[in-house]
């Protein structure tokens, strides 16, 4: 000077207060936001409806192997590309098909020809110049009137075998002058995955659904259709009429953290020990004050990054003042 990971995220006390718990009560004790609690972009668990089932329609992922509850995550690995490097970046298929290709350029593809080159003056050529992200394999010779894979070496491509690997893949040998511009976050193909609904899911409890009139095969059920399911009625709709717009569970101990110890290169899992860490619901987690720590200021003094739980997790992405640690180059 870089590159890669991972930790805190003011710090103690003391009063007053809120929210849960303990507690018959009171008095007194315990506990009280995050690393992102955010975005709500994905994946689950639960919930209910067939524990979800054939079929369209539509969405998603997308180099192989794992890991996992499952992912778009995550490891490890294989190819391309940028770095001196540590390291970061992409990653199905353009040889089925349809379509795009702005500007600039002769042309962006069934070819063409502005400068150039060569000519016998009819015409030949794609080397060389120049333009763009991309120009119809490159470099080097041989070759010709200039030229051109015309032709030849090597590179590179593309078929094929055979070897190695669980596999993307490589290695190695043989043949083919080479046929295929770029785009798939464009349409599409291929391969695998997806049911729908969100805690206002969902159940129970307490009051109420009296008595009536008309109407109906229909309701659950979901983007459709097939089944599945309940049900001829106490169900449904519409008229008019009554109750209550309350309370309880869900709700927080869980794919849970912390640590040894086997396995495993690692993600991770197995055992074993220890540990208990908000649960509110129109929503608590605040205020004052001593001290001490950073920052700003000459000083009096001000402030302490992003932010704030709202069924639960496992991730991604983003927001972050400062302070710190290890490993690599």
């Nucleotide at each position: 000077a870089g590159u890669g990971a991972g930790u805190c995220g003011g710090g103690c006390g003391a009063u007053c207060g809120c929210u849960u718990c303990c507690c018959u009560a009171a008095a007194g004790g315990a506990a009280g936001a995050g690393g992102a609690a955010a975005g709500u972009c994905c994946g689950g668990g639960c919930u209910c409806c067939a524990c979800a089932g054939g079929g369209c329609a539509g969405g998603g992922u997308g180099g192989c192997c794992g890991u996992u509850a499952a992912c778009g995550g995550c490891g490890g690995c294989g190819c391309g590309g940028a770095g001196c490097g540590a390291u970061c970046c992409g990653c199905g298929g353009a040889a089925a098909g349809u379509g795009g290709c702005a500007c600039a350029g002769a042309a962006a593809a069934c070819a063409a020809a502005c400068c150039g080159c060569c000519u016998u003056c009819g015409g030949g050529c794609a080397a060389g110049g120049g333009u763009g992200a991309a120009a119809u394999g490159g470099u080097g010779g041989a070759g010709u009137a200039a030229g051109a894979g015309c032709c030849c070496a090597c590179c590179g491509g593309c078929g094929c075998g055979c070897g190695a690997g669980u596999g993307a893949u490589c290695g190695c040998g043989c043949g083919c002058g080479c046929a295929u511009g770029c785009u798939a976050a464009a349409c599409c193909c291929c391969a695998c995955c997806c049911g729908g609904u969100g805690c206002a899911a969902g159940a129970c409890c307490a009051a109420a659904u009296a008595g009536g009139a008309g109407g109906g095969u229909g309701a659950g059920u979901g983007g459709c259709c097939c089944g599945c399911u309940c049900u001829u009625a106490u169900c449904c709709c519409u008229c008019g009429g009554g109750u209550a717009u309350g309370g309880u569970c869900g709700c927080u101990g869980g794919a849970g953290c912390c640590g040894a110890u086997g396995c495993g290169c690692a993600a991770g899992u197995a055992u074993c020990g220890g540990c208990c860490u908000a649960g509110a619901g129109g929503a608590a987690u605040g205020a004052u004050c001593g001290c001490c720590g950073c920052c700003c200021g000459c000083a009096a003094g001000g402030g302490c990054a992003c932010a704030g739980a709202a069924c639960c997790c496992g991730g991604c992405u983003u927001a972050c003042a400062g302070a710190c640690u290890c490993a690599c180059u």
Source information: Bacterial RNase P class A from a soil metagenome, 329 nucleotides, folded computationally. Model confidence (mean pLDDT): 76 of 100. It matches the Rfam family "Bacterial RNase P class A". From the family's description: Ribonuclease P (RNase P) is a ubiquitous endoribonuclease, found in archaea, bacteria and eukarya as well as chloroplasts and mitochondria.